[in-house]
RNA sequence: GCCGGGUUGGCGGAACGGCUAACGCGCACGGCUCGAGACCGUGUUCCCGCAAGGGAGUCCAGGUUCGAAUCCUGGGCCCGGCG
Numbered sequence: 001g002c003c004g005g006g007u008u009g010g011c012g013g014a015a016c017g018g019c020u021a022a023c024g025c026g027c028a029c030g031g032c033u034c035g036a037g038a039c040c041g042u043g044u045u046c047c048c049g050c051a052a053g054g055g056a057g058u059c060c061a062g063g064u065u066c067g068a069a070u071c072c073u074g075g076g077c078c079c080g081g082c083g
Stems, first nucleotide, its partner, number of pairs: 001082007010025003018066001026044006045056004059075005
């Protein structure tokens, strides 16, 4: 230099171009318990709002589209292969 794969919460890891961006772990609070563990329930990105609700967010910057985590272009980083 060329080719291929990957990049999504604190971690692992899903997601046909249209679902509320799952699920599990962890964590917080509550229940249970003499107390823990296990188990059960609720919550767990950010911003605005009293609330209802609204908006943004999937490595970065653009593009296509009525609509993009998903398709296209360029770039960054990681892994592998070729030379």